[in-house]
Context: one part of a larger RNA
RNA sequence: GGAUAAACGCUGGCGGCGUGCUUUAUGCAUGCAAGUCGAACGGUUCUCUGUUUUUCGGAAUAGAGAAUAGUGGCAAACGGGUGAGUAACACGUAAGUAACCUGCCCCCAAGUAGGGGAUAACUCUGAGAAAUUGGAGCUAAUACCGUAUGUGGUAAUGGGGAAUAUGCCCCAUUAAGAAAGCCUUCGGGCGCUUGGGGAGGGGCUUGCGGCUGAUUAGCUUGUUGGUGGGGUAAUGGCCUACCAAGGCGAUGAUCGGUAGCUGGUCUGAGAGGACGGUCAGCCACACUGGGACUGAGACACGGCCCAGACUCCUACGGGAGGCAGCAGCAAGGAAUAUUGGUCAAUGGGCGAAAGCCUGAACCAGCGACGCCGCGUGAGGGAUGAAGGGCUUCGGUUCGUAAACCUCUUUUCCCAGGGAUGAAAAAUGACAGUACCUGGGGAAUAAGUCAUGGCUAACUACGUGCCAGCAGCCGCGGUAAAACGUGGGUGGCGAGCGUUAUCC
Numbered sequence: 001g002g003a004u005a006a007a008c009g010c011u012g013g014c015g016g017c018g019u020g021c022u023u024u025a026u027g028c029a030u031g032c033a034a035g036u037c038g039a040a041c042g043g044u045u046c047u048c049u050g051u052u053u054u055u056c057g058g059a060a061u062a063g064a065g066a067a068u069a070g071u072g073g074c075a076a077a078c079g080g081g082u083g084a085g086u087a088a089c090a091c092g093u094a095a096g097u098a099a100c101c102u103g104c105c106c107c108c109a110a111g112u113a114g115g116g117g118a119u120a121a122c123u124c125u126g127a128g129a130a131a132u133u134g135g136a137g138c139u140a141a142u143a144c145c146g147u148a149u150g151u152g153g154u155a156a157u158g159g160g161g162a163a164u165a166u167g168c169c170c171c172a173u174u175a176a177g178a179a180a181g182c183c184u185u186c187g188g189g190c191g192c193u194u195g196g197g198g199a200g201g202g203g204c205u206u207g208c209g210g211c212u213g214a215u216u217a218g219c220u221u222g223u224u225g226g227u228g229g230g231g232u233a234a235u236g237g238c239c240u241a242c243c244a245a246g247g248c249g250a251u252g253a254u255c256g257g258u259a260g261c262u263g264g265u266c267u268g269a270g271a272g273g274a275c276g277g278u279c280a281g282c283c284a285c286a287c288u289g290g291g292a293c294u295g296a297g298a299c300a301c302g303g304c305c306c307a308g309a310c311u312c313c314u315a316c317g318g319g320a321g322g323c324a325g326c327a328g329c330a331a332g333g334a335a336u337a338u339u340g341g342u343c344a345a346u347g348g349g350c351g352a353a354a355g356c357c358u359g360a361a362c363c364a365g366c367g368a369c370g371c372c373g374c375g376u377g378a379g380g381g382a383u384g385a386a387g388g389g390c391u392u393c394g395g396u397u398c399g400u401a402a403a404c405c406u407c408u409u410u411u412c413c414c415a416g417g418g419a420u421g422a423a424a425a426a427u428g429a430c431a432g433u434a435c436c437u438g439g440g441g442a443a444u445a446a447g448u449c450a451u452g453g454c455u456a457a458c459u460a461c462g463u464g465c466c467a468g469c470a471g472c473c474g475c476g477g478u479a480a481a482a483c484g485u486g487g488g489u490g491g492c493g494a495g496c497g498u499u500a501u502c503c
Stems, first nucleotide, its partner, number of pairs: 001503004006499005013374006019367002021332001026330003030327003035074003040071002043068011081285003091209007100202003105198008113147001115145002122137006154175008181190003211257003218248003223245008260282004264275004287308005310321004338364001340363003346360001347358004377407004387398004412440006421430001447492005452473003458487005468475002
């Protein structure tokens, strides 16, 4: 000098774009953050229309519409947060998978036959303070379970091909194994089942790369390898039984410390050094530890079970909870924001659609926290006014500075108009915002630090090794350009200075 997720002191007019708990991965009141589908299903409630009946209250029935607790489907594994752990195939990069999976989506092939038994809701009844839950009875399905068929797929056996190769490709035989309907303008549409291919997504393996300590030198028994078995979508000590005794290490094993990694960011002429906040990719975590279930996908932030700590409710028998989602609170701290608006756009979930949900997102609010831009007026004006400071008392300086004259209106205030963003109908939170026009009036707007040398800028008074200053050298003990104050001057300017950290 540059830089910062900064803080502190003094000061502070406006706008645009960004950015904002670095500390206690501490604890959390309250609200919201994941639902949706009635075109899968049986009910229930309400409204309307028609018919029948009536004791004139109503009841029954048919149709249409609306709403919905429950069964069922899809989603909830995305999106959002945090960086505790992790020195590791976690990440980056380049490969491999002849050792693998893949819901929704796209293309292609074949099929969608015929049956059954339940169960929630509901009714009746019980237990409990509650959370919740027991019994009996009834009912539906794209819920569940048999049967049939088997293009193709799978398994076994046999044959052939290719190949570095057992799990690659082709053919034959045998065996087991599938499905669900809904809507319709009757044309069809949406689904469902079994396969092949694709896209996108993922699992696993490997080469290489990136911290520190030897005041850590030996480490290892599922350890290293093999065989059989199990397990997985899949390879593998991943697990297990047996067998062998191996495997790693000064090219630093093991142990300890520290740390999420990267694209990048800062600095530097570069080489390099430091860092990894916002944004993007990957990973890990979700009160702490462990576990599986469901599912195409989780060992699952707003799911389940167990244990623990903590908090809350309780009728003392027993229960409930998890903000490292968005706001917000407490605590900690030098320090970090609103319990805001809207789904208008973009994107996501569900749905045939209308649409619903969306603290993702888009906006607004707060903070000079940062960067950038603008303003606080412009021209004229000498009796060099008054006043302040200094003075050799002559003067000199603040100083064209002010007053005063002329002008302008960026900003500001008032009024009128008023968007783009919306995708040719409808739909705008932002927002009566940006912007435009008219009117008003120099009006609404300057500080801060320094002034001995480094380093641009000097005098007076006060103080008297005191009070104080200080980044280094050093100032101060009676004439201090170094302390304090005034005046002057210099630097930067809505900022200036200090502190901390990096180059």
This is a predicted structure of a 503-nucleotide part of an RNA (small-subunit ribosomal RNA, 5' domain) from a metagenome. The prediction has a mean pLDDT of 86. It matches the Rfam family "Bacterial small subunit ribosomal RNA". The full RNA is in RNAcentral, with records from SILVA.